[in-house]
Molecule: SAM riboswitch aptamer (S box leader)
Organism: marine eukaryotic metagenome
RNA sequence: UAUCAAGAGUGAGCGAGGGAUUCGGCCCUACGACCUCACAGCAACCGGCUCUCAAGAGCAAAGGUGCUAAUUCCGACCCCGCUGGGGAAAGAUG
Repeated sequence: UAUCAAGAGUGAGCGAGGGAUUCGGCCCUACGACCUCACAGCAACCGGCUCUCAAGAGCAAAGGUGCUAAUUCCGACCCCGCUGGGGAAAGAUG
């Protein structure tokens, strides 16, 4: 600095917690979560190609990341027309 309401799983290993932090919820989890490895997949930030003065747009998906429960799971802070809506903070990824 950009994006964060979409999308995407199998096997093996490990063995008790996990969903970022604190708190309150609510979920996942011995029918094995989380995490690690292998392969696969999703996606399109870097990278490739095309158009373009540029900004930017489009195409494909070698390679480099990343990701593959729930809106970043929801809320906390601020504002408003207040069963909700908007913004910020923090976080994640490039």